[in-house]
Molecule: transfer RNA
Organism: Minisyncoccota bacterium
RNA sequence: GGCCGGGUAGUCAAGUGGUAAGACAUGGGUCUGCAAAACCCAUAUACAGGGGUUCGAUUCCCCUCCCGGCCU
Numbered sequence: 001g002g003c004c005g006g007g008u009a010g011u012c013a014a015g016u017g018g019u020a021a022g023a024c025a026u027g028g029g030u031c032u033g034c035a036a037a038a039c040c041c042a043u044a045u046a047c048a049g050g051g052g053u054u055c056g057a058u059u060c061c062c063c064u065c066c067c068g069g070c071c072u
Base pairs, nucleotide, nucleotide: 001071002070003069004068005067006066007065010024011023012022018055026042027041028040029039030038048064049063050062051061052060
């Protein structure tokens, strides 16, 4: 330098045009002699950045940044 994959909350991670699931973590509660575990409830300004297309973009297109892999 070329090609491919990826970047979504504190962490992991689904979703691929109609305003983002789930898990862990966190807070509260039930339970317990106290805890842990288990169960219930609750919460977050989360879509790498910019531009374009569209009535509407996490999703499609272009550029840039970052991570990983392959080729030379």